A computed fold for a 90-nucleotide RNA from Thermolongibacillus altinsuensis, annotated as Glycine riboswitch aptamer. The prediction has a mean pLDDT of 81. The organism belongs to Thermolongibacillus, within Bacteria.
């Protein structure tokens, strides 16, 4: 001293699905039922490697919906900018 990648913070964009029914309580809520949605979190697995056999590692925005979500608000994987750190490679 270039600064790929990486981790953090702020800020900024960010989809999907019934303001369903009922009883209560009454601005928010809460219990119950049926209907859905998937992009917090979790859970599953191909190839493919490991292994004497059985198995074992094994990704996801895929699959399940446990959790959460189904007016708005929050929240949101991803994403971009910025700032701070560590840093391949030169």
């Nucleotide at each position: 001293a270039u600064g790929a990648g990486a981790a953090c913070a702020a800020g900024g964009g960010g989809a999907g699905a019934g303001a369903c029914u009922a009883c209560a309580a009454u601005u928010u809520u809460g219990u119950a039922g049926c209907g859905c949605c998937g992009a917090a979190g979790g859970a599953g697995c191909a190839a493919g490697c490991c292994g004497u056999u059985g198995g074992g590692c094994g990704a996801a925005u895929c699959u399940c919906u446990c959790a959460g979500g189904c007016a708005a608000a929050a929240g949101a994987a991803c994403u971009c900018u910025u700032g701070u750190u560590u840093g391949a490679c030169g």